[in-house]
RNA sequence: GCCGCUAUAGCUCAGUUGGUAGAGCACCGCAUUCGUAAUGCGUAGGUCGCAAGUUCAAGUCUUGCUAGCGGCA
Numbered sequence: 001g002c003c004g005c006u007a008u009a010g011c012u013c014a015g016u017u018g019g020u021a022g023a024g025c026a027c028c029g030c031a032u033u034c035g036u037a038a039u040g041c042g043u044a045g046g047u048c049g050c051a052a053g054u055u056c057a058a059g060u061c062u063u064g065c066u067a068g069c070g071g072c073a
Base pairs, nucleotide, nucleotide: 001072002071003070004069005068006067007066010025011024012023013022019056028042029041030040031039049065050064051063052062053061
């Protein structure tokens, strides 16, 4: 230099044919206990890496960029 993959909650990851973003764990609150742990219930937490394009509508499609990983030279 070229090619491919990945980027979504604090962490690990889903997200189907484009139609109002989810799970588990963690955190917090409540219950339970003499107290803690464990267990049960509940709440909160997101400009979907950045920028543009297409569309009535983009996490999803297109282009560029950034970062990480791998391959070729």